[in-house]
RNA sequence: CUUUCUGGUAGAGGUGCGGCGGCUAAGACCGGGCGCGGGCAAUUCCUUCGAUUCAAGGGACCCGUCCGGGAGGAGCCUUCCGCCGAAGCUGGCUCGGGCGGAUCGGCCCGGUCGGUUGGGGGCGAGGGUUAAAUCCCCGCCACUGUCAUCCGGGCGCAAGCCCCGGGUGGAGCGCUAACCGGAUU
Numbered sequence: 001c002u003u004u005c006u007g008g009u010a011g012a013g014g015u016g017c018g019g020c021g022g023c024u025a026a027g028a029c030c031g032g033g034c035g036c037g038g039g040c041a042a043u044u045c046c047u048u049c050g051a052u053u054c055a056a057g058g059g060a061c062c063c064g065u066c067c068g069g070g071a072g073g074a075g076c077c078u079u080c081c082g083c084c085g086a087a088g089c090u091g092g093c094u095c096g097g098g099c100g101g102a103u104c105g106g107c108c109c110g111g112u113c114g115g116u117u118g119g120g121g122g123c124g125a126g127g128g129u130u131a132a133a134u135c136c137c138c139g140c141c142a143c144u145g146u147c148a149u150c151c152g153g154g155c156g157c158a159a160g161c162c163c164c165g166g167g168u169g170g171a172g173c174g175c176u177a178a179c180c181g182g183a184u185u
Stems, first nucleotide, its partner, number of pairs: 003183003007179001009177003014084001016083004021077004029069007037061001045058004049105006087117007095110005118144002121141004126137003146170009
């Protein structure tokens, strides 16, 4: 030199991921008007996520129609931003904030610790959440990137490296590259 290990760094996969913004459609729900019913003052009924309790209210409540608002999600657009466990899903935490107050739960947002999916797409009269969903899970299908292994071919004196094509298989805690350091030699 070679081989190999740790460490961080830089990269690749493309209909790549996510965010801000704009446009569009639907929209749970909320307020008001009108109309049809309906209850009626209460220690006992109704509303504020559920139970208990307190507090504030009661035109409780139901249906139809009109007007206005409308969370959150979805599609599209490309200007910009952050990136390649990008990101998604899921479980835990008496971690922080919120849902009128308190307790117990439940839910939402964030944080953190694990688990899981390489990536995008198509199909499904499957399952879940939801008002709905192109969202999520699951299954199937080929495509694609990467590594391992095998086969064939190219270059080469040859072993090999490298390149092309094909088969099989694995998973991102991966792969490639150079560098510091360690080990081997």
The RNA shown here (Lysine riboswitch aptamer) has 185 nucleotides and comes from an uncultured Acidobacteriia bacterium. Rfam family: Lysine riboswitch aptamer. Rfam links the family to the GO term lysine biosynthetic process. The prediction has a mean pLDDT of 75. It was read from a public genome assembly, where an Rfam model found it.